[in-house]
RNA sequence: AAAUCAUAUAGGCUUAAUUCACAUUAGUGGAGCGGGGGAACCAUUUCGGGGGCGAAUUCCUUUUCAGGAUAGGAUAACUCUUUCAGUCCGAGCCCGGCAGCUAACCUCGUAGGCCGUGAAAGAGGGGUAUA
Repeated sequence: AAAUCAUAUAGGCUUAAUUCACAUUAGUGGAGCGGGGGAACCAUUUCGGGGGCGAAUUCCUUUUCAGGAUAGGAUAACUCUUUCAGUCCGAGCCCGGCAGCUAACCUCGUAGGCCGUGAAAGAGGGGUAUA
């Protein structure tokens, strides 16, 4: 000097996963955002069980449980939308024989993981200076 690790603060990404108040060793309540259950009417067909969250579904190949493709999804420099190109993801978990839609009503979550792009168009907003 560089790299790596840890802690704190700040700015961002993914996501519903942010914020306020009280409380003071450990929680409670609210706001915001999000999920599930649940009539009539309508709809549907259950051992080849069915269903939920999520972008993560489907197909093919294979000595490999690995590869290829794909519906779909993400991609910061104020925010949102759209287009082109580039890069990346395309998982996992849960319910337990049971749930379509669904007003009233009931109920649950508010984790975690990260630091990753250029151009063009439109709409809105913010800041500075001057009067």
The RNA shown here (c-di-AMP riboswitch aptamer (ydaO/yuaA leader)) has 131 nucleotides.
The sequence was found by an Rfam model in a public genome assembly.
Rfam family: c-di-AMP riboswitch aptamer (ydaO/yuaA leader). A reference for the family is Barrick et al. (2004), "New RNA motifs suggest an expanded scope for riboswitches in bacterial genetic control", Proc Natl Acad Sci U S A.